Bacterial RNase P class A from a Candidatus Rariloculaceae bacterium, 340 nucleotides, folded computationally. It is recorded under the gene name rnpB. Of the family's consensus pairs, 93% are formed in the model. Rfam family: Bacterial RNase P class A. Rfam classes the family as a ribozyme. Its mean pLDDT, the model's own confidence on a scale to 100, is 76.
RNA sequence: GGAGUCGGCCGAGCAGUCGCCGGGACUCGUCCCGGAGGAAAGUCCGGGCUCCGCUGGGCAAGGUGCCAGGUAACGCCUGGGAGGCGCGAGCCUACGGCCAGUGCAACAGAAAGGAUACCGCCGGAUUCGUCCGGUAAGGGUGAAAUGGUGCGGUAAGAGCGCACCGCGCUCGUGGCAACACCGAGCGGCGUGGUAAACCCCACCUGGAGCAAGACCGAAUAGGGAAGCGUUGAGUGUGCCCACACGAGCUUCCGGGUAGGUCGCUAUAGGCGUCUGGCGACAGCCGCCACAGAUGAAUGACUGCUCUCGACAGAACCCGGCUUACAGGCCGACUCCCUUC
Numbered sequence: 001g002g003a004g005u006c007g008g009c010c011g012a013g014c015a016g017u018c019g020c021c022g023g024g025a026c027u028c029g030u031c032c033c034g035g036a037g038g039a040a041a042g043u044c045c046g047g048g049c050u051c052c053g054c055u056g057g058g059c060a061a062g063g064u065g066c067c068a069g070g071u072a073a074c075g076c077c078u079g080g081g082a083g084g085c086g087c088g089a090g091c092c093u094a095c096g097g098c099c100a101g102u103g104c105a106a107c108a109g110a111a112a113g114g115a116u117a118c119c120g121c122c123g124g125a126u127u128c129g130u131c132c133g134g135u136a137a138g139g140g141u142g143a144a145a146u147g148g149u150g151c152g153g154u155a156a157g158a159g160c161g162c163a164c165c166g167c168g169c170u171c172g173u174g175g176c177a178a179c180a181c182c183g184a185g186c187g188g189c190g191u192g193g194u195a196a197a198c199c200c201c202a203c204c205u206g207g208a209g210c211a212a213g214a215c216c217g218a219a220u221a222g223g224g225a226a227g228c229g230u231u232g233a234g235u236g237u238g239c240c241c242a243c244a245c246g247a248g249c250u251u252c253c254g255g256g257u258a259g260g261u262c263g264c265u266a267u268a269g270g271c272g273u274c275u276g277g278c279g280a281c282a283g284c285c286g287c288c289a290c291a292g293a294u295g296a297a298u299g300a301c302u303g304c305u306c307u308c309g310a311c312a313g314a315a316c317c318c319g320g321c322u323u324a325c326a327g328g329c330c331g332a333c334u335c336c337c338u339u340c
Base pairs, nucleotide, nucleotide: 001336002335003334004333005332006331007330008329009328010327012305013304014303015302016301017300018299020035021034022033023032024031025030026029037311041322042321044320045319046318047317048316049209050208051207052206061205062204063203064202065201066080067079068078069077070076081095082093083092084091085090096200097199101198102197103194104193118139119138120135121134122133123132124131125130147165148164149163150162151161152160166189167187168186169185170184171183172181173180174179213262214261215260216259223253224252225251226250227249228248234245235244236243269288270287271286272285274283275282276281306309
């Protein structure tokens, strides 16, 4: 100098004026304070919270799937193992089980599963056309074909026998474990692939969601109970009488609607020091208060500066994952070239 890997951060800035939402103060019409994000997004997981349900167990359905740890919990995170990719820093993995059962595999091929022989090789027979038997070393097909190499062996061959490698099992050693062993012994190796195919095994999961839910609560209509009423209650301006109209009238109770209040933002909260831990994280102490609307605020204008500005807008809250993102900054590390 070039190429790259991993991790973290910023996301135009400053000032003024007028507005909008929330809170506070008082001298009640002014002043002060706060006001979007790293993803507020997708709503894909997990939890808090709320209501309903719930003796226990099972079935069904869905999810998860190497090991250990972290966490309120997770399908998340950290560390490790195994496999794969990369020269490397590093990255990726749905990574339990097809000797429980069932299914699937186009084309090619003899044969795609307790199946099989096209060419070839070998032996025998032969009417010389071929037939019978052996074999799976060699050729050929396929994404995939029954361990590999060598020696022996044989008619030709074959784990048929042996050595090494590979595989499986048992033991030992190391590790909490997954697992590893360049340790020992045993087994010639026998039923290939596919489970994000049904399925089996282990574990997990009750349902609905802040329009959850709780409280206050009209008008009008309707409901229930009691009392009085067709032997006339009640109404027609307060009382009595007469007259008219007349089947309801009065009181109490409870539910619901409009509307209002709460839920609502102080939290598994943020920042910093220290301690424990490889780490995720946990603990002690100190400091801070950081939107809370409900037709729903966060905007407009002006001035200056710059590299001329991406994706994008809270609606109960939190932990994750995923996706989108102009441009810029920082740290650690790897590889290549050159120079000293």